[in-house]
């Protein structure tokens, strides 16, 4: 005095769908489709809203996510399965450690 990449720690953000089945459970996609409570409506393997937990992903180099969108095209048994839309329009830290170099200082050999 600059600081990539990894990694690491605080903290932040965020999703959780389709299908069988009486149930158990399987089964597709993906990192992740888990589990508790709770309230309203329902009698349906049920619907809507809220909170909490794990795990997983993501934090401006930001397609993690969310909006558009009951969109548009293709394809499945069926779904945001793919792809377009997207050089769109939002979106969590320009955090801190560590690592790396370059100058200058002292000390040791």
């Nucleotide at each position: 005095a600059a600081g990539a990449a990894g990694c690491c720690c605080u903290g932040g953000g965020g999703g959780a769908g389709g299908c069988c089945g009486a149930a158990a459970g399987g089964u597709c996609u993906g990192a992740g489709a888990c589990u508790c409570c709770c309230g309203c409506c329902c009698c349906u393997u049920g619907g809507c809203g809220g909170g909490g937990g794990a795990a997983c992903c993501c934090c401006u180099u930001g397609a993690a996510c969310c909006u558009g969108a009951u969109g548009c095209g293709g394809g499945u048994a069926a779904u945001g399965c793919c792809g377009c839309c997207g050089u769109a329009g939002g979106g969590a830290a320009u955090g801190g450690g560590u690592g790396u170099u370059g100058c200058g200082c002292g000390c040791c050999g």